[in-house]
RNA sequence: UGAGUCGGCCAGACAGUCGCUGCCCGCUAGGCGCGGGUGGAGGAAAGUCCGGGCUCCAUAGGGCAGGGCGCCAGGUAACGCCUGGGGGGCGCGAGCCCACGGAAAGUGCCACAGAAAAUAUACCGCCCCGCAGCGAUCGUCCGCGCGGUCCCGGAGUCAUCCGGGGGCGCCGUUCAGGCGAUCGGUUCGGGGUAAGGGUGAAAUGGUGCGGUAAGAGCGCACCGCGCUCCCGGCAACGGGAGUGGCAGGGUAAACCCCGCCCGGAGCAAGACCAAAUAGGGGGGCAUUGGGUUCGUCCCAGACGUGCGGCCCGCACGGCUCCCGGGUAGGUUGCUUGAGGCAUGCGGUGACGCAUGUCCCAGAUGAAUGACUGUCCGCGACAGAACCCGGCUUAUCGGCCGACUCCACUU
RNA sequence: GGGCGCUUAGCUCAGCGGGAGAGCACUGCCUUCACACGGCAGGGGUCGCUGGUUCAAUCCCAGCAGCGCCCACCA
Numbered sequence: 001u002g003a004g005u006c007g008g009c010c011a012g013a014c015a016g017u018c019g020c021u022g023c024c025c026g027c028u029a030g031g032c033g034c035g036g037g038u039g040g041a042g043g044a045a046a047g048u049c050c051g052g053g054c055u056c057c058a059u060a061g062g063g064c065a066g067g068g069c070g071c072c073a074g075g076u077a078a079c080g081c082c083u084g085g086g087g088g089g090c091g092c093g094a095g096c097c098c099a100c101g102g103a104a105a106g107u108g109c110c111a112c113a114g115a116a117a118a119u120a121u122a123c124c125g126c127c128c129c130g131c132a133g134c135g136a137u138c139g140u141c142c143g144c145g146c147g148g149u150c151c152c153g154g155a156g157u158c159a160u161c162c163g164g165g166g167g168c169g170c171c172g173u174u175c176a177g178g179c180g181a182u183c184g185g186u187u188c189g190g191g192g193u194a195a196g197g198g199u200g201a202a203a204u205g206g207u208g209c210g211g212u213a214a215g216a217g218c219g220c221a222c223c224g225c226g227c228u229c230c231c232g233g234c235a236a237c238g239g240g241a242g243u244g245g246c247a248g249g250g251u252a253a254a255c256c257c258c259g260c261c262c263g264g265a266g267c268a269a270g271a272c273c274a275a276a277u278a279g280g281g282g283g284g285c286a287u288u289g290g291g292u293u294c295g296u297c298c299c300a301g302a303c304g305u306g307c308g309g310c311c312c313g314c315a316c317g318g319c320u321c322c323c324g325g326g327u328a329g330g331u332u333g334c335u336u337g338a339g340g341c342a343u344g345c346g347g348u349g350a351c352g353c354a355u356g357u358c359c360c361a362g363a364u365g366a367a368u369g370a371c372u373g374u375c376c377g378c379g380a381c382a383g384a385a386c387c388c389g390g391c392u393u394a395u396c397g398g399c400c401g402a403c404u405c406c407a408c409u410u
Numbered sequence: 411g412g413g414c415g416c417u418u419a420g421c422u423c424a425g426c427g428g429g430a431g432a433g434c435a436c437u438g439c440c441u442u443c444a445c446a447c448g449g450c451a452g453g454g455g456u457c458g459c460u461g462g463u464u465c466a467a468u469c470c471c472a473g474c475a476g477c478g479c480c481c482a483c484c485a
Stems, first nucleotide, its partner, number of pairs: 002405009012375007020040008042381001046392002049390005054266004061312004066262005071085005086100001087098004101257002106255002108251003123197002125193006132187001134184008145173005150165006205223006224246001225244008270332004280323006288300004303317004325484003339358008376379001411481007420434004428465001436452005458474005
């Protein structure tokens, strides 16, 4: 110099003029008003996704249901956040990412293809056995047919020919077959096998050697996995030794199981003052029993309400729902807070403790703006509404620090 | 400000892990002198967007975007 990683900070600056708004002071008897001083949007004020404070409903109670979270340890008011560590993945690296409990508790699902999608099973293939069938060869046996040899008759060119019969004795030949043996491939049946092929997202540990009829954790070595023990660590987990031939695919962002946590609603919560009206109409559930000093008192029960589902419990009691009517005014909650900054200490860190110092928006038709001038790199996303801690999302750019890689130079 | 719901064809909606569908609308043909009605056939979809889980997502989960609904006080 180039490429990149992590962390922190800033979010146009300055001046003038005119405005808006909270507070304080002065003028004023007080208010209005005027004058002066002082404060006046963000890192996300956003989405409302988590967690708390605060308020009301029981000082927020019990059970079921429901919801959320999910490696371990710590931080914190709390968390689904943060820090550190473990495991897995990516990157040469600095570093980054991970909804990261349980699939031998049970249930469900896994389309199509495939033999088989999970109590396993067996399509092709490989191997063994068997009978039947096929072919070839050899041996053996039997049968049939034909021709000749035999007899009779006829014809004749005396070579023979024709017809009929008998007998299977012999010879020759052909065909078909039985039995036996051997071989071959094929079909069938029975069995073994899960090496290989093929299907699929996924096929029942992987590789190699031995072994076998062919094979197979069947045996062995290594890797993977489970169990036991030892060592290190608070733990998650890691390392080592032994042992078991291996045990059963995936899915829990499917039901579920285990562990932990969670009551509901929200500042339009809630409290106070004032004004106005028809305390109108309809519906629902109750208006029960006992005691009595008689007081519309006490006890018990039923019912209703207490914003979400049920049961119990608690409190109150005529309550509640719908339609209709009136007012849309003020005060409070309202900003001093798990607050900011600086220093020191503890801790690897998140963070905690101590001391000092500062007060830093509080509006309610809702303020934080407009114009001018100068300068620069021409300025992004965007506006508080009860308040905090986080997460997520949007965002022109700039500055600082730490670190990594490649090449070169010194 | 706070709370809740929805998004699938042009419109109204169903579907809720393995084919994207129904009605109306649209197009063509038949019917009619012509139109309507009717009959037959057909076309049309980034399932709001982006990621994740899964072999597989309209569906399950997360984050964005858009649209819609509700709320005060008094008696």
The prediction has a mean pLDDT of 77. This is a predicted complex of two RNAs, RNase P RNA and transfer RNA, with 485 nucleotides together. It holds a member of the Rfam family "Bacterial RNase P class A". Rfam describes the family as follows. Ribonuclease P (RNase P) is a ubiquitous endoribonuclease, found in archaea, bacteria and eukarya as well as chloroplasts and mitochondria. By type it is a ribozyme.